[in-house]
Transfer RNA from a Nanobdellota archaeon, 74 nucleotides, folded computationally.
Rfam family: tRNA. By type it is a transfer RNA.
The organism belongs to Nanobdellota, within Archaea.
The sequence is in RNAcentral, with records from ENA.
RNA sequence: GGGGCUGUAGUAUAGCCUGGUUAGUAUCUAAGGUUUGGGACCUUAUGACCCCGGUUCAAAUCCGGGCAGCCCCA
Numbered sequence: 001g002g003g004g005c006u007g008u009a010g011u012a013u014a015g016c017c018u019g020g021u022u023a024g025u026a027u028c029u030a031a032g033g034u035u036u037g038g039g040a041c042c043u044u045a046u047g048a049c050c051c052c053g054g055u056u057c058a059a060a061u062c063c064g065g066g067c068a069g070c071c072c073c074a
Base pairs, nucleotide, nucleotide: 001073002072003071004070005069006068007067010027011026012025013024020057029045030044031043032042033041050066051065052064053063054062
C1' cells in the first nucleotide's frame, strides 16, 4: 500500500441478507416476595444499536465517508 471480517446495555449474544411489534435473551445491579438467616428460586425495574452524512413515510438493517480491533497478501 491492497483485500477480507467484526463493532448492539457493565459483560456476552440474537436480530442485519429480505427496512416496519415497545430492539429480544442470558448475566450483572437495585427493589420486593420466599427463608430464622444465607444461598437457590420467583416478580418488577434500570440500562444498548462505534461516529457523521445520504436514501425512505419509516434505518440497528440499505448506500457513502470515517474511526477502532483482528486476519491475509505485498